[in-house]
Molecule: transfer RNA
Organism: Pseudomonadota bacterium
RNA sequence: GCUCCGAUAGCUUAAUGGCAAAGCAGCUCGCUCAUAACGAGUUGAUUGUAGGUUCGAGUCCUACUCGGAGGA
Numbered sequence: 001g002c003u004c005c006g007a008u009a010g011c012u013u014a015a016u017g018g019c020a021a022a023g024c025a026g027c028u029c030g031c032u033c034a035u036a037a038c039g040a041g042u043u044g045a046u047u048g049u050a051g052g053u054u055c056g057a058g059u060c061c062u063a064c065u066c067g068g069a070g071g072a
Base pairs, nucleotide, nucleotide: 002070003069004068005067006066007065010024011023012022013021018055026042027041028040029039030038048064049063050062051061052060
């Protein structure tokens, strides 16, 4: 240098072009003599960066950055 895959909450992952979700973690409360477990509630995202297409983009297109895999 070439081809392919991936990047979304603190972590692991979802999401037919039409309200960005779940589990764990965190916070508050309940339960308990207390802790853990358990139960209830709740916060948290410029969807890697920059553009483009579209009424509308996490999703489609282009370039770049980072990580991974493959061939030579």